[in-house]
Molecule: transfer RNA
Organism: uncultured Oscillospiraceae bacterium
């Protein structure tokens, strides 16, 4: 300094050819139990690394920048 991968909830991870963000653990309430764990039932929580642009419409497409990582010089 060049070239490639990753960046989505508290933690891991999916998201197909752009169109209501999905799953597991974990958390929150009930339930069942003497009690706890396991089960069962319901719920919150991520605007999708930061910004710009393309589109009626982006996590997803394009440009830049930012941080981890691999390789080469």
């Nucleotide at each position: 300094c060049c070239g490639g991968g990753u960046g989505u909830a508290g933690c891991g991870a999916a998201g197909c050819u752009g169109g209501u963000a999905u799953c597991g653990c974990g958390c929150c309430u009930g339930g069942u139990u003497u009690g706890g764990g396991a089960c069962c039932a319901g719920g919150a929580g991520a605007c999708c690394g930061c910004g710009c642009g393309u589109u009626c419409g982006a996590g997803u497409c394009g440009c830049g920048c930012c941080a981890c990582u691999c390789g080469g010089a």